Context: one part of a larger RNA
Molecule: large-subunit ribosomal RNA, domain IV
Organism: Verrucomicrobiia bacterium
């Protein structure tokens, strides 16, 4: 110098992102013990006090000599004295120090999120994430839905709608407003559009014939049955789309100007435009606030944080749940109180290394 310990004058968080690390605290018995609360709890709350040997008056427990009783028996009431056990006022004795070492909770007061025990990123995350009881909606009637598999079969279940799938929500409490326009779901079947299939109109090649023209064998032109091949209309015809309903603890959404009151100011209240419907209760600079260290009050000597209120909500809001909760929590903020080498400020010892000489 660098690890591990140890000890420290006066201050006692002034260190620092943050009391990180360290110190405190610590066990046994008694006294005492608020706020709030879901009456269980908070609670070992906070916060005091006592502790060691050694004599000990008394007390308690055990029980037995004796004593009574009778049903005469390992009985059943009473009940000293010793022994052992337990407490124990009080007085004595040493020490710095009596829970003597070692082991062995610091505590409080506010917010915030998650109601809780639990569960997770084997090896950077332990959380406010996930799990959860409870709470809703949708399935599904049993050879159930649903999942595995080509399939036989299987799991669901040797269960049956107080059941079993799946989704979202996450204890309890007071609550969950409005919109069905769009997208999904679910019902509904008049009317439109809609495939294969079914129908076969019409047209087309091919050619028998037959006609006409040059006519010599043939050759050119035109009608063209039937067959066969072909193109393939009208008509028919299903779900599904279009359409008409219902549905938001389905996905999701939930306004804009303009004037107005007898100081100003602001608008209860009126016009006026869009809309499917224009944010209700209840919170609210919030794990959400951009401007923002908003403004006001608490705490400081001084507070960009932190609490309590305002609301101007850039860009809260009601099971993508909205406000509140005792308890709980190696979570996160802020704040006190004990303690301290975290610091002013740094120093000594102690052990191991690193480094030097050998």
């Nucleotide at each position: 110098c660098c690890a591990u310990g140890g000890u420290u004058a006066a201050g006692g968080a002034a260190c620092u992102c943050g009391g990180c690390a360290a110190a405190a605290u610590g066990c046994c018995c008694c006294c005492g013990u608020a706020a709030c609360u879901u009456c269980g709890g908070g609670a070992g709350a906070a916060g005091g006090g006592g502790g060691a040997c050694c004599c000990g008056a008394c007390c308690c427990g055990u029980g037995u000599a004796c004593c009574c009783a009778c049903u005469g028996g390992c009985u059943g009431g009473g009940g000293a004295g010793a022994g052992c056990g337990g407490g124990g006022a009080g007085g004595g004795u040493c020490g710095c120090a009596g829970a003597g070492a070692c082991c062995a909770g610091g505590c409080c007061c506010a917010a915030g999120c998650g109601a809780c025990u639990g569960u997770u990123u084997a090896c950077u995350a332990a959380a406010a994430a996930c799990a959860c009881a409870g709470g809703u909606c949708c399935g599904u009637g049993c050879g159930a839905a649903g999942u595995c598999g080509c399939a036989a079969g299987a799991c669901g279940a040797u269960g049956u709608a107080u059941a079993c799938g799946g989704a979202c929500u996450g204890a309890c409490u007071c609550c969950u407003g409005c919109c069905c326009g769009g997208u999904g779901c679910u019902g509904g079947a008049a009317g439109g559009u809609u495939a294969a299939g079914g129908g076969g109109a019409c047209g087309a090649g091919u050619c028998a014939a037959c006609c006409c023209g040059c006519u010599u064998c043939g050759c050119g032109g035109g009608u063209g049955a039937a067959g066969c091949u072909u193109u393939g209309a009208a008509c028919u015809u299903a779900a599904g789309c279009c359409c008409c309903a219902g549905u938001a603890a389905a996905c999701g959404g939930c306004g804009g100007u303009g004037g107005u009151a007898a100081c100003u100011a602001u608008a209860a209240c009126c016009a006026u435009c869009c809309u499917a419907a224009g944010g209700u209760a209840g919170c609210g600079a919030a794990a959400u606030u951009c401007c923002u260290u908003g403004u006001c009050g608490g705490g400081u000597a001084a507070g960009u944080u932190c609490c309590g209120a305002c609301c101007u909500g850039c860009a809260c809001g009601a099971a993508u749940g909205g406000a509140g909760u005792a308890a709980c929590g190696a979570c996160u903020u802020g704040g006190g109180c004990g303690c301290u080498g975290u610091c002013u400020c740094a120093a000594c010892c102690a052990u191991g290394g690193a480094c030097u000489c050998g």